RNAcentral holds the sequence, with entries from ENA. The RNA shown here (transfer RNA) has 77 nucleotides and comes from a Prevotellaceae bacterium. Its mean pLDDT, the model's own confidence on a scale to 100, is 82. Its Rfam family is "tRNA". It is annotated as a transfer RNA. From the family's description: Transfer RNA (tRNA) molecules are approximately 80 nucleotides in length. Rfam links the family to the GO term triplet codon-amino acid adaptor activity.
RNA sequence: GGGCCUUUAACUCAGUCGGUUAGAGUAGCUGACUCAUAAUCAGCAGGUCACAGGUUCGAACCCUGUAAGGCCCACCA
Numbered sequence: 001g002g003g004c005c006u007u008u009a010a011c012u013c014a015g016u017c018g019g020u021u022a023g024a025g026u027a028g029c030u031g032a033c034u035c036a037u038a039a040u041c042a043g044c045a046g047g048u049c050a051c052a053g054g055u056u057c058g059a060a061c062c063c064u065g066u067a068a069g070g071c072c073c074a075c076c077a
Base pairs, nucleotide, nucleotide: 001073002072003071004070005069006068007067010026011025012024013023019057028044029043030042031041032040050066051065052064053063054062
């Protein structure tokens, strides 16, 4: 330098042939239970879907660019 893949909640990941409000588990907080803690149960909170632009009536999803990470190839020494 070239090609491919990934980026969604604090963490691990679903959701991607565009369409009502973006979800789960773990972690966190509150309550119940308990003498108490854990476990268990109930509830709550947590996201401008990596960033910027474009297409569209409508984008997490399609297109372009950028960034970070990973794999392969090439080049140089």